The RNA shown here (small-subunit ribosomal RNA) has 1442 nucleotides and comes from an uncultured marine bacterium. It matches the Rfam family "Bacterial small subunit ribosomal RNA".
[in-house]
RNA sequence: UGAUCCUGGCUCAGAUUGAACGCUGGCGGCAGGCCUAACACAUGCAAGUCGAGCGUGAAAGCACUUCGGUGUGAGUAGAGCGGCGGACGGGUGAGUAACGCGUAGAAAUCUACCUAGUAGUGGGGGACAACCUGGUGAAAACCAGGCUAAUACCGCAUACGUCCUACGGGAGAAAGCAGGGGACCUUCGGGCCUUGCGCUAUUAGAUGAGUCCGCGUUGGAUUAGCUAGUUGGUAGGGUAAAAGCUCACCAAGGCAACGACGGGUAACUGGUCUGAGAGGAUGAUCAGUCGCGAUGGAACUGAGACACGGUCCAUACUCCUACGGGAGGCAGCAGUAGGGAAUCUUCCACAAUGGACGAAAGUCUGAUGGAGCAAUACCGCGUGGUCGAUGAAGCCCCUUGGGGUGUAAAGGCCUUUUCUGGGGGAAGAAUUUUGACGGUACCCUAGGAAUAAGCACCGGCUAACUCCGUGCCAGCAGCCGCGGUAAUACAGAGGGUGCAAGCGUUAUCCGGAAUAAUUGGGCGUAAAGCGUCCGCAGGUGGUUUAUUAAGUCAGAUAUUAAAGACAAAGGCUCAACCUUUGCAGCGUAUCCGAAACUAGUAAACUAGAGAGCAGUAGAGGUGUGUGGAAUUCUGCAUGUAGGAGUAAAAUCCGUUGAUAUGCAGAGGAACACCAAAAGCGAAAGCAGCACACUGGACUGUUUCUGACACUCAUGGACGAAAGCGUGGGGAGCGAACGGGAUUAGAUACCCCGGUAGUCCACGCCGUAAACGAUGGAUACUCGGUGUUGGGUUGGUUUAUCGACUCAGUGCCUAAGCUAACGCGUUAAGUAUCCCGCCUGGGGAGUACGGUCGCAAGAUUAAAACUCAAAGGAAUAGACGGGGACCCACACAAGCGGUGGAGCAUCUGGUUUAAUUCGAUAAUAAGCGAGGAACCUUACCUGGACUUGACAUCCCAAAGAAUCUUUCAGAAAUGAGAGAGUGCCUUCUGGAACUUUGGUGACAGGUGCUGCAUGGUUGUCGUCAGCUCGUGCCUUGAGGUGUUCGGUUAAGUCCGUAAACGAGCGCAACCCACGUCAUGCGUUGUAUUUUUCACAUGAGACUGCCGGCUACAAGUCGGAGGAAGGUGUGGAUGACGUCAAAUCAGCAUGGCCCUUAUGUCCAGGGCUACACAGGUGCUACAAUGGCCAGUACAACGGGCAGCGAAACGGUAACGUGGAGCAAAUCCUUCAAAACUGGUCUAAGUUCGGAUAGAGGGCUGAAACUCGCCCUCUUGAAGCUGGAAUCGCUAGUAAACGUGCAUCAGCAAUGGCGCGUUGAAUAUGUUCCUGGGUCUUGUACUCACCGCCCGUCAAGUCACGAAAGAUGGGGGCGCCCGAAGUCCUUCGGUACAGGAGGCCUAAGGUGAAACCAUUGAUUGGGACUAAGUCGUAACAAGGUAACC
Repeated sequence: UGAUCCUGGCUCAGAUUGAACGCUGGCGGCAGGCCUAACACAUGCAAGUCGAGCGUGAAAGCACUUCGGUGUGAGUAGAGCGGCGGACGGGUGAGUAACGCGUAGAAAUCUACCUAGUAGUGGGGGACAACCUGGUGAAAACCAGGCUAAUACCGCAUACGUCCUACGGGAGAAAGCAGGGGACCUUCGGGCCUUGCGCUAUUAGAUGAGUCCGCGUUGGAUUAGCUAGUUGGUAGGGUAAAAGCUCACCAAGGCAACGACGGGUAACUGGUCUGAGAGGAUGAUCAGUCGCGAUGGAACUGAGACACGGUCCAUACUCCUACGGGAGGCAGCAGUAGGGAAUCUUCCACAAUGGACGAAAGUCUGAUGGAGCAAUACCGCGUGGUCGAUGAAGCCCCUUGGGGUGUAAAGGCCUUUUCUGGGGGAAGAAUUUUGACGGUACCCUAGGAAUAAGCACCGGCUAACUCCGUGCCAGCAGCCGCGGUAAUACAGAGGGUGCAAGCGUUAUCCGGAAUAAUUGGGCGUAAAGCGUCCGCAGGUGGUUUAUUAAGUCAGAUAUUAAAGACAAAGGCUCAACCUUUGCAGCGUAUCCGAAACUAGUAAACUAGAGAGCAGUAGAGGUGUGUGGAAUUCUGCAUGUAGGAGUAAAAUCCGUUGAUAUGCAGAGGAACACCAAAAGCGAAAGCAGCACACUGGACUGUUUCUGACACUCAUGGACGAAAGCGUGGGGAGCGAACGGGAUUAGAUACCCCGGUAGUCCACGCCGUAAACGAUGGAUACUCGGUGUUGGGUUGGUUUAUCGACUCAGUGCCUAAGCUAACGCGUUAAGUAUCCCGCCUGGGGAGUACGGUCGCAAGAUUAAAACUCAAAGGAAUAGACGGGGACCCACACAAGCGGUGGAGCAUCUGGUUUAAUUCGAUAAUAAGCGAGGAACCUUACCUGGACUUGACAUCCCAAAGAAUCUUUCAGAAAUGAGAGAGUGCCUUCUGGAACUUUGGUGACAGGUGCUGCAUGGUUGUCGUCAGCUCGUGCCUUGAGGUGUUCGGUUAAGUCCGUAAACGAGCGCAACCCACGUCAUGCGUUGUAUUUUUCACAUGAGACUGCCGGCUACAAGUCGGAGGAAGGUGUGGAUGACGUCAAAUCAGCAUGGCCCUUAUGUCCAGGGCUACACAGGUGCUACAAUGGCCAGUACAACGGGCAGCGAAACGGUAACGUGGAGCAAAUCCUUCAAAACUGGUCUAAGUUCGGAUAGAGGGCUGAAACUCGCCCUCUUGAAGCUGGAAUCGCUAGUAAACGUGCAUCAGCAAUGGCGCGUUGAAUAUGUUCCUGGGUCUUGUACUCACCGCCCGUCAAGUCACGAAAGAUGGGGGCGCCCGAAGUCCUUCGGUACAGGAGGCCUAAGGUGAAACCAUUGAUUGGGACUAAGUCGUAACAAGGUAACC
């Protein structure tokens, strides 16, 4: 999708997470916890330490006290000088597209503390803090004077090694402290010696750091050119160190399609998630590196910083202030506000690990170790176990029988993980001390099933189904989709399924997705081959030999940090988690090898390619000239009324002479026949003939060169038609335009005219369905048959035939390929190389930007938004104003009607209290209804009844049943009266029946749903079709059979045929009629034969003859026959279609009503009436009307019936009652016809409506509302517009007649019957319907289909736009803090002043860019039922399209 195969997108099932949200929540272990505002921060803490470097130096308290104080506290606390550390640790990811990171290397460097070596550690000096005094200030802080120590600072001496050097030489160091101590010395402090720790110089190591370089590292070309310190050199400066790092001069370089420059985004990695892998995504925690520390700049100190808890300056913000001035930086740990869907305690401890200082004790450490919070993730455990059926109750379903929940519960027994109480109680400390965690883990014991289950889903994908409510509402939804009164899809419930302390939802990424395809896709028609060729770069490249070793292959080494992953073992009871060990490790680099292939080099070859020579064919190209036919125009002549044009016309031309015909002339454009599936060209394209110039191809020969080749991004050239510019030309044709038609309209199709244009020259444009919808090159792979141009060869002999071969151009086909169609040596086959292009439909080949163009426009080329499809091929149908064949009263040929009139009847509409309901294209409408005055009756009004008019069950009472009757009332009904007493019996009663009263189950419903149904029916259609089994074909839907050739009424039959058979249909079997025979014969016949009635048989089969056909089927003609090709008529209706009709025949699910939507009664209504439609009747007259006379039927019906004769009445009818349950009697006189008469063309002696009067019949009843009779009245109507119906022979037409329903009848209807009795058919062109085959299709609800565009309405996103706002940069200029450096003044341990270069921030100017916004405007998308047309799909009604 009706179904199929393919293409192709959308969606889902899996895993994952620093997650969030909803509902719920027992425990433990382990891990992680601001992804947003690098937003702002209150408070506390996070970096100090050293008295064994130094000088100072309190107080409280206590003790004593002569009360003055002293001792102790104590050389303690504290601050200061000095040393080391604040460059680590901790945080964060703003910036950075970079040597930042990763990986592999390198040389021109530094390195405190540490290790090792060598050599030293002598002798002097002057200060500054602290402190004291004075001063300023609100504070922060500062100033002046004075005292003082050192491992603080500075000279001198010395110099193995170090550094500089012009190789002569020159420069440069240090510090002490502590412990111990025999002699000696002493100012009694110590010196001196020694040990330890320091210090100085230097070398080496280790560690750490700096620098350079190869390779890798995001997307965009709608960013293509960038760069002046830029690239290099020389000299100077500078650094720890190479260097334009910096500066002066010189040169003009450097980078870039292998993507420079500019813009967007982004810390990188080990890893993490996913995946079979290759990959894709990601960079939380842990680990390595980098950057940052409110923003920007800068240096100082130092081994190390341009420094998170240092300094200076600028800016923004916050705070304090006495307004003068100051202070600050949580991206440390906690915490606060804010932002946000969202992320924790202002906790404990230095016990462990680690760090700083110290000789050490130790001090510090928000690093770290721990605890706390939240189900945030992972892992583990539990919420009990076992028996227990009367399958309890409740709830749910139900076919009312039962089933489910369900051993589930209750109940019995058992256990104690967890929980609660009690008791004990660690390891973690290596090491004397020292345990935050922690009375924690764990162990023992007691108690008691006790403390503990939810969430989502149940239409398909996808495991799991029922009821109720709702009724396109409410709602659901990941996709498809569900909901309009029977929802497994909404909501609730019962049940079920899944997972489980969680479960769902949302979000993210990978997967599925071979849906970017290296592994692993495609491009004829689905998206996709540039319009064609040339060709630089690039990619790829023939044969042989040698060599090199870049690629390639093999081995080794180094590296690939740890963690993670994998494997093994071990520790927590297991697991998660953790520990140990091992393996592996793409890659990168180096070394040593191999040499087949690729590549490089060298040498050669000729099969690719090219050249030469000899020929061949051709609408190949350009230019010049030339020819005839035709159209048109002009002139002359002949000639007269039309011509032209169309489906038909008209506009138009023509009596001022057209058209036509003849002669002559002018001009432009195109070249009939030949002519072809033919030829040539790269494509576009090329056609009369001749000449000139010129390109390419092919064949033969095998002379030459020697891989010179193929493809080709960017680029270049050519490039139909239309169009543009300039100048010519202009016969015909002919956009625009005018007119005539057509049409509802006709800005079209048709006709009459006609301008650009079409033609030429020159210059642009650069597109086409530029198509073989098929890029180029090379090689290989069965054949057949045409044709063009060559060649070789054979026969034959002068013109051909055959074979082979090269190059083109067609058709058919094999293998193979393809989704199929198809392609098939001219591949879409099998392979290689190169280029171009595609990745759902629409938006859109559009917008913006760029490039090109005179313009038109071309080229390059998006996004937002929107849909769940769009598409290809093939299949079955249906349809076509496609084709072929065939049939039918389908048309035609005829006959008679309808449509006009009046009436009958049905329907619509209207009206009404009601006009009951249904049917309403063919297939409703004289239909349901085969018969509405009451009844029917379903409707309306009014009056009544409520277990009911009707059925079953229960209780009670009475009575047989039943019949007659009075009163009230419209009746229903109500109140009474009387008659009557049956059957069985054990005599108590019982059965049946009736009535009354009561109770509830129920009755009842023509109430709704024919779209829930059964049954029945209509229609296509009595059309010839509809299918199946097996086989065969197709990937498949499906096909074949069932097509084809004949034939038939027929899918009827025959033949053929990958089919062979079969079924339902057709036909036949059945009924009636027609002929005959036989039998029988009353109620028929006077009687025989007939007729008639009944029954049983016969007969007809293309059987016979002839023609045609295929020796078929069959058909045509004939004979015979009552009947001839199905004899005529009927019954009989395949698979199916129309959600056709019917719930009002009946049945029935569901819903609804229950003192009424049920039931009874009276009256009314269904019969209304401005109008419209259908079906009929009667007519309009002379083929007739009227009167009189005379004939001939059939089918039927009859006992609550048909009813004779006879009589009465004008008649309807009445009286009457014979006969008949019927071939017996009645209905029952058939009528047209025929014979005679009359009427004489008129609204009539036609026609009979309407109306008046009087009667008859049925029926309780005839007013609404029956039929019939008599008299009178005497309307419309003179044959019916457009249109339309029936009928093919005993038919149409005409004529009467019977029956059903029924008391009667609105019957002119319906169903039958006979009587009289035609015309026409050449035929299938057309209309309608149908069948078969074929064709096209964008239809499948199937042409009453589908579908396009404008306009109108709403919503959404986007573009343009006068402008507006904001932003990040670049350039020019101005100003210029701090600070390094330089110059200068001052001066000599120096401070300071002035100037300069650079420069943060700021100001300003002119341009460019980006983002947001903007009245208005443009198209686009979407939206159940708007307007106008009908463009496309069929030959879509003018073939469509570019």
Record summary: The sequence is in RNAcentral, with records from ENA, Greengenes and SILVA.